[in-house]
């Protein structure tokens, strides 16, 4: 240079056009228990790389763009 995956809370990870106002675990934050910690409950904080476009509706399609990871040259 071609092409082909990926990209969602701190950190792993569900999601497959509408029940999503995005769910789990660990973390942290704050309450209860305990003398006190740790266990355990319980209730918070925090995200859909970015730019359009489709569609009544998009984390989901679909281009382009950034980072990453592979393959061939």
């Nucleotide at each position: 240079g071609u092409c082909c995956c990926c990209a969602u809370c701190g950190a792993c990870u569900a999601g497959c056009g509408g029940c999503c106002u995005a769910g789990g675990u660990c973390a942290c934050g704050g309450g209860c228990c305990u003398u006190u910690c740790a266990c355990g409950c319980c209730c918070g904080u925090a995200g859909c790389a970015c730019g359009g476009g489709u569609u009544c509706g998009a984390a989901u399609c679909c281009c382009g763009u950034u980072g990453g990871g592979g393959a061939c040259a």